[in-house]
Molecule: transfer RNA
Organism: Chondromyces lanuginosus
Order: sequence, then C1' cells, then structure tokens
RNA sequence: GCCCCCGUAGCUCAAGGGCAGAGCACCCGCCUUGUAAGCGGUUGAUUCCGGUUCGAGUCCGGAGGGGGGCU
Repeated sequence: GCCCCCGUAGCUCAAGGGCAGAGCACCCGCCUUGUAAGCGGUUGAUUCCGGUUCGAGUCCGGAGGGGGGCU
C1' cells in the first nucleotide's frame, strides 16, 4: 500500500427496514438476628458524519477505531 471481517448497556450477546431486548453486573426492595443464596423491581447502549426510505441498529457512502490476510 491492497483486500476481508467486526463495532448495540459496565461485560457477554440478540434484534431477516416497523416499540432497541436478554443474561450477568451495579443500585433499590423482600426474605434473614446478620451476611450470602433466592425472589421482585429500577437505571443504563446502537462509534461518528452524511445519504436512501413514510420509517435505519439493519441498506449505501465517507471518517475514525479494533482484528485478520497479502505484498
């Protein structure tokens, strides 16, 4: 330098164009003499900028980041 892949919550992952969800973690509560376990609940995310579309996490372009391959 060229090619390919990935990017969603603190972590691991869903979401085939139509309300962004789950598990674990954090926090609150229940339970307990207390702690842990267990049970219930809350908070929390689409890397960025554009485009297409009635509607974009999803499709298209670019930027930046990570990984792999070739030279």